[in-house]
RNA sequence: CCCCGACAAAGGCAAACCGGCGGCAACGCCGGGGCGCAGAGCCACCGGCCCCGAUUUCGGGGCAGCGGAGCCGCCGAA
Numbered sequence: 001c002c003c004c005g006a007c008a009a010a011g012g013c014a015a016a017c018c019g020g021c022g023g024c025a026a027c028g029c030c031g032g033g034g035c036g037c038a039g040a041g042c043c044a045c046c047g048g049c050c051c052c053g054a055u056u057u058c059g060g061g062g063c064a065g066c067g068g069a070g071c072c073g074c075c076g077a078a
Stems, first nucleotide, its partner, number of pairs: 004076002012037002017032006035065001039072001041071002045068003048063006
């Protein structure tokens, strides 16, 4: 350094749901709350799913905690 991921250590994130705000909506942000997560870190490039408008195609938006790819990354047992 790479692979790997423990009854290790220090930490981190935060589902459903509730309250507030924004949005036609999907959904997002803040606070509460923890289902869980070795990357549940970043990223909308590909696939997929969701919303809105059209209704042959298609256009716009959303989901990173659905999968793939890319980037960066704490610790160190077997």
Background
Predicted 3D model of a 78-nucleotide RNA (c-di-GMP-I riboswitch aptamer) from an uncultured Rhodospirillaceae bacterium. Its Rfam family is "c-di-GMP-I riboswitch aptamer". From the family's description: GEMM was predicted in a large-scale screen for bacterial structured RNA regulatory elements. Gene Ontology term of the family: cyclic-di-GMP binding. It was read from a public genome assembly, where an Rfam model found it.